[in-house]
Context: one part of a larger RNA
């Protein structure tokens, strides 16, 4: 000198930060991922229209209309937030290749969108079951799903030509042949669809060269090192399988064991080094343990799927549900870490043409002196150097002390009143103007959780606010009285047995200050 920090005593306010370091222990409850009706069949529920029927305020019928519950479909759900078990790795940095490859949306170009067919969910009817959760049948729609046609590019197979590359060979270009696509909607403004080509994002593999501690760990290795082939993968590869061959690593430390997310950064140090890896940012890794794959541009998926295992709940005993290492909240453990808040106003995100809707991301309260910075708790006069307490060489000095009282003075803060913000400009909407036919600019106008908050005038009044620890030496600060190797102190050296500056109280000083000492780390 520093901490995500606990403990003891204390305590007036701000602002900006920060908060489960231990059980990757267990979890009640609430929310955290939905949205499109401009894809679809619809009409459960609410609202307006309209009929109808009478009890005149009720009932009932019509998707007609705004919307919409559940289905079908389309896009999200691979982001966004958590955690740090695992992992000593191409895991992470840093620098390179990929003539070995993948990208929804998004942006720019070229070319298209013709015909036609079966189903099924929602509903109806039946029916099983305590519940989850189903099962027979009948009728139907789509931007679902299937065929048929057409193919400028793309693939892929024959057969050529050019100029390059270290290299496998890539590329550029002729010709023929073979298979393969598409979706409508609509307010008429559009929004969408297919197949190719670039470009951007964002991934995926490879390598150099860096990456903890033990030699009381010296040998490991059979898909194991290589090759042929073949198989799979978006791609290369023993990535996997079939023959072949015996290789492949190692004291410049293999293997085994132990620890451990790494990295921008952090604290200390003049530096060189030492230590850490909270907040915040970039990788990665896992989501009750362990496997698996499906879907899809992207998972081998936190709040999808099956299976196995442990827990934990419901059961009508058959059979079923569940995964907070998301916000918050409970038990538990611990020296120790908060509110079952608010609003989507803004920044972002997902859907949607749009308004919207939906986001415990985020943006704001809420608690905590955890921290760090910042204010204040008055200021000037004032000496009979007042009394009080404390000491001493004791009719008299010291000291407490300009300190009180006493006068004058401001009023930060604390209170009480009053006004009272920026953060909002854009989407949309109305109008206008330019280009020229929907973008663009322009004005008007809409929208704030936070919050009546910051801020800021106005009253009255010194009024609302100081402990803490320590004083034998290191080390700034000393005497009296209690105690008698007792009680006790103590960081280290060491005080204490009758005059203790070292225990324990007074008085006094001394150094931090809303803090002040302890205690654990680390330099």
């Nucleotide at each position: 000198g520093a901490u995500g920090a606990a403990c003891g005593c204390u305590a007036g306010c701000g602002g900006c930060a920060g908060g489960c370091u231990u059980a990757a222990c267990a979890c009640a409850u609430g929310c955290a991922a939905g949205u499109c009706g401009a894809g679809g069949g619809g009409u459960a529920a609410c609202a307006g229209g309209g009929g109808a029927g009478c009890u005149u305020g009720c009932u009932u019928c019509c998707g007609c209309u705004g919307a919409c519950g559940a289905c079908c479909g389309g896009c999200g759900c691979a982001c966004g937030g958590g955690u740090g078990c695992g992992u000593a790795a191409c895991g992470c940095g840093u620098a390179u290749g990929c003539a070995a490859c993948c990208u929804a949306c998004c942006u720019u170009c070229u070319a298209c969108a013709g015909g036609g067919g079966g189903a099924u969910a929602g509903u109806c009817a039946a029916u099983a079951g305590a519940a989850a959760u189903g099962u027979u049948g009948a009728a139907u729609a789509a931007u679902a799903c299937c065929c048929c046609a057409u193919a400028c590019g793309a693939u892929c197979u024959u057969c050529g030509a050019g100029a390059g590359g270290c290299a496998u060979u890539a590329c550029u270009u002729g010709a023929a042949g073979a298979a393969g696509a598409a979706a409508g909607c609509u307010c008429c403004g559009g929004c969408g669809g297919u197949a190719g080509a670039a470009g951007a994002u964002g991934g995926g593999c490879a390598u150099g060269c860096g990456u903890c501690c033990u030699a009381u760990u010296a040998g490991u290795u059979a898909g194991u090192u290589g090759g042929u082939g073949a198989g799979g993968u978006a791609a290369c590869g023993g990535c996997u399988c079939a023959c072949c061959a015996a290789g492949a690593c190692c004291a410049c430390g293999a293997u085994a064991g132990g620890u451990a997310g790494g990295g921008g950064c952090c604290c200390u140090g003049a530096g060189a080094g030492g230590g850490g890896g909270a907040u915040c940012c970039c990788c990665c890794a896992c989501a009750c343990u362990g496997g698996u794959a499906c879907u899809g541009a992207g998972a081998c998926a936190c709040g999808g799927a099956c299976c196995a295992g442990a827990c934990u709940c419901c059961u009508a005993c058959g059979g079923g549900a569940g995964g907070c290492a998301g916000c918050a909240g409970u038990g538990a453990g611990g020296a120790a870490u908060a509110u079952u808040g608010g609003a989507c106003a803004a920044u972002g995100g997902a859907g949607g043409c749009a308004a919207c809707u939906c986001u415990g991301a985020u943006c704001c309260a809420g608690c905590c002196a955890u921290g760090c910075c910042g204010c204040g708790u008055g200021c000037a006069g004032g000496a009979a150097g007042a009394c009080u307490g404390c000491c001493c060489u004791a009719u008299g000095g010291g000291u407490u002390g300009u300190a009180a009282a006493c006068u004058g003075c401001u009023u930060u803060u604390a209170u009480a009143c009053a006004g009272g913000a920026a953060g909002a400009a854009a989407c949309c909407u109305a109008c206008u103007u330019a280009c020229g036919u929907g973008u663009a600019a322009g004005u008007a106008g809409c929208u704030g959780a936070c919050g009546g908050u910051a801020c800021u005038g106005u009253a009255a009044g010194a009024a609302u606010a100081a402990g803490g620890a320590u004083c034998g030496g290191c080390u700034a600060a000393c005497u009296c009285c209690g105690u008698g190797c007792c009680a006790g102190c103590a960081g280290c050296c060491g005080c204490g047995g009758u005059a203790a500056u070292a225990c324990g109280g007074a008085g006094g000083a001394u150094c931090c200050a809303a803090g002040c000492g302890u205690u654990a780390u680390c330099c």

Description:
Small-subunit ribosomal RNA, 5' domain from an uncultured bacterium, 523 nucleotides, folded computationally. The prediction has a mean pLDDT of 86. The RNAcentral record of the full RNA draws on ENA and SILVA.